Predicted 3D model of a 350-nucleotide part of an RNA (small-subunit ribosomal RNA, central domain) from an uncultured bacterium. The RNAcentral record of the full RNA draws on ENA and SILVA. The coordinates come from a structure-prediction model, not an experiment, and the mean pLDDT is 85.
[in-house]
Context: one part of a larger RNA
RNA sequence: CUGGGCGUAAAGCGCGUGUAGGUGGUUCUGUAAGUAGGGCGUGAAAGCUCCCGGCUCAACUGGGAGAGGCCGUACUAAACUGCAGAGCUAGAGGAUGGUAGAGGGAGGUGGAAUUCCUGGUGGAGCGGUAAAAUGCGCAGAGAUCAGGAGGAACACCGGUGGCGAAGGCGACUUUCUGGCUGACAACUGACGCUGAGGCGCGAAAGCGUGGGGAGCAAACAGAAGUAGAUACCCUGGUAGUCCACGCCGUAAACGAUGAUUACUGGGUGUAGGGGGUAUCGACUCCCUCUGUGCCGAAGCUAACGCGAUAAGUAAUCCACCUGGGGAAUACGGCCGCAAGGCUAAAACUC
Numbered sequence: 001c002u003g004g005g006c007g008u009a010a011a012g013c014g015c016g017u018g019u020a021g022g023u024g025g026u027u028c029u030g031u032a033a034g035u036a037g038g039g040c041g042u043g044a045a046a047g048c049u050c051c052c053g054g055c056u057c058a059a060c061u062g063g064g065a066g067a068g069g070c071c072g073u074a075c076u077a078a079a080c081u082g083c084a085g086a087g088c089u090a091g092a093g094g095a096u097g098g099u100a101g102a103g104g105g106a107g108g109u110g111g112a113a114u115u116c117c118u119g120g121u122g123g124a125g126c127g128g129u130a131a132a133a134u135g136c137g138c139a140g141a142g143a144u145c146a147g148g149a150g151g152a153a154c155a156c157c158g159g160u161g162g163c164g165a166a167g168g169c170g171a172c173u174u175u176c177u178g179g180c181u182g183a184c185a186a187c188u189g190a191c192g193c194u195g196a197g198g199c200g201c202g203a204a205a206g207c208g209u210g211g212g213g214a215g216c217a218a219a220c221a222g223a224a225g226u227a228g229a230u231a232c233c234c235u236g237g238u239a240g241u242c243c244a245c246g247c248c249g250u251a252a253a254c255g256a257u258g259a260u261u262a263c264u265g266g267g268u269g270u271a272g273g274g275g276g277u278a279u280c281g282a283c284u285c286c287c288u289c290u291g292u293g294c295c296g297a298a299g300c301u302a303a304c305g306c307g308a309u310a311a312g313u314a315a316u317c318c319a320c321c322u323g324g325g326g327a328a329u330a331c332g333g334c335c336g337c338a339a340g341g342c343u344a345a346a347a348c349u350c
Base pairs, nucleotide, nucleotide: 004321005320007304008303012318014201015200016199017198021194022193023192025088026087027086028085029084030083031082033081034080035077036076037075039073040072041071048066049064050063051062053060091191092188093187096183098181103177104176105175106174107173108172109171110154115149116148117147118146119145120144121143125136126135162169163168206247207246208245209244210243211242215241216240220236221235222234258317259316260315261314262313263312266295267294268293269292270291271290272289273288274287275286276285299306300305323350324349325348332343333342334341335340
């Protein structure tokens, strides 16, 4: 120097965008930096190797030959890589005219239900549990009818259905806006892939300021239960949950599976698009593209299982792992209002 891994054993950054870097389709011409070739120079001695000597050997002494990475130099070659130039269209982008969608932001609207308030009827219970009690109720509760207020969430449709990079997104409507995808193939002509840092997004909880507060509900109070019960059950109940703006930056952020590309038998669902067949038309049937499930050939795997949505066969780039504990810690640094986050040891011990 090479050589191992990362679904579950340690190990894929939560996700994107993109800088440097790494890497890169196809044809021709040139160049000669890499590369290849032989030449020359250098490559001290010792050592390696061969021979001889030598106290019995070894150590040691002498001689010879070869080898020697690297480096320098000029020459030669031009396949491959690089560089320069000129092209190409299969990658990438993209005009045109379509489809589907809880993708995102802002505004408006709606109905069911819970709670509360007012009024009517009515008159003794209600509520809750395994059983109870706390609690509510003759100052009229619960039940029922009518009216009103307010907040939050959107039943059915609803689906291993859809969309999004991930987090995530579900009433209706208006408006602004991102992406995917099928058809046809103008146009550009490698513009690609990955991506250390950087930047942005990022559930819930939490924090700051100001609103809002129906239901639910950490903390808390009470009632039970228990040996006890700082719990599970019950009655209440404040932060919070909601909105605006600003922080936080973490999750079993999971497919515990990084991104991109190519290749490798099938079967069967489902969502969206296109083409064809049949038909008056629809259902149907066939082909095809994109997504999403299940079962399985080969192959892989320690096994479980994965199996064209690979954990198969290959290639490029990035992240990460190296026994358990100490420790997701200390110290230092950076970030944060704080809570804390990121980075990240050692002694010691088994």